Overview:
Predicted 3D model of a 282-nucleotide RNA (Bacterial RNase P class A) from a Nitrosomonadales bacterium. Rfam family: Bacterial RNase P class A. By type it is a ribozyme.
[in-house]
RNA sequence: UAAGUUAGCCGGACAGUCGCUAUUUAUAGAGGAAAGUCCGGGCUCCAUAGAGUAGGGUGUUGGUUAACAACCAACCAUCGUGAGAUGAGGAAUAGGGCCACAGAGACGAGCGUAUUUAGUUACGGUGAAACGCGGUAACCUCCACCUGGAGCAAGGCUAAAUAGGGUAAAUAUAGUAUUGCUCGUACUUUUACCGGGUAAGCCGCUAGAGUUUGCAAGUAAUUGCAAAUCAAGAUGAAUGACUGUACAAAAACAGAACCCGGCUUAUAGGCUAACUUAUUGA
Numbered sequence: 001u002a003a004g005u006u007a008g009c010c011g012g013a014c015a016g017u018c019g020c021u022a023u024u025u026a027u028a029g030a031g032g033a034a035a036g037u038c039c040g041g042g043c044u045c046c047a048u049a050g051a052g053u054a055g056g057g058u059g060u061u062g063g064u065u066a067a068c069a070a071c072c073a074a075c076c077a078u079c080g081u082g083a084g085a086u087g088a089g090g091a092a093u094a095g096g097g098c099c100a101c102a103g104a105g106a107c108g109a110g111c112g113u114a115u116u117u118a119g120u121u122a123c124g125g126u127g128a129a130a131c132g133c134g135g136u137a138a139c140c141u142c143c144a145c146c147u148g149g150a151g152c153a154a155g156g157c158u159a160a161a162u163a164g165g166g167u168a169a170a171u172a173u174a175g176u177a178u179u180g181c182u183c184g185u186a187c188u189u190u191u192a193c194c195g196g197g198u199a200a201g202c203c204g205c206u207a208g209a210g211u212u213u214g215c216a217a218g219u220a221a222u223u224g225c226a227a228a229u230c231a232a233g234a235u236g237a238a239u240g241a242c243u244g245u246a247c248a249a250a251a252a253c254a255g256a257a258c259c260c261g262g263c264u265u266a267u268a269g270g271c272u273a274a275c276u277u278a279u280u281g282a
């Protein structure tokens, strides 16, 4: 100097004018993925109470976490000159299924030559593999471990209105309730259809497994201690427009709806750190 690998940051800030929302009246107001709904939870209800089974998930070892299929580390395997990347990483003598082309035939198979009472024995050809302890489980399955369900349109409160209506079936050896099934437990009418009224307001709703900084432990993920701090809560749906300054790149992907930890996908432009390879110079 060129080409790479890994990790991270920004993706707008300040001031003024006008407009909207929350509201402690002094402040704040859409992301790194808010997206996908692929996982795991918090929370709410079924519910007083579960147990088994079916079903589902994971699959080397250890650690971290509220938990996970996530993350960290090591081993192994594959790829790469390398820094590194990826992993669906237990069992093929428990059983079944499947195995392109070539070949007579790919697990009750049998072509050619020689041999034998006899596909009995030996050799040859095709093919990765053929007289069999071959392959494959991101095929079924087996083994080990884990595992209730539904979801904020969950759920709760207040007010108002109506037809405490009608029909059919089952009915205590019954029925309903926890995805299905069985047992258990609780409760006492239940289920289906037709018809009518209401559909308004409030809570849930944002202080949390929170964030930032420092110290300590640890290879790391992360944990402990101390201090500081409070970053939208809308509800047919706010978070905007203009001007100026600095930077100069303000552009891409793109808009919160109970919350959080991950994964995956999309992304204009710019910046930082470490490491690898090639060439050249000292």
Base pairs, nucleotide, nucleotide: 001278002277003276004275005274006273007272008271009270010269013245014244015243016242017241018240020029021028022027031253035264036263038262039261040260041259042258043151044150045149046148050183051182052181053180055147056146057145058144059143060074061073062072063071064070075089076087077086078085079084090142091141095140096139097136098135099134111124112123113122114121155203156202157201158200165194166193167192168191169190170189174188175187176186177185210229211228212227213226214225215224216223217222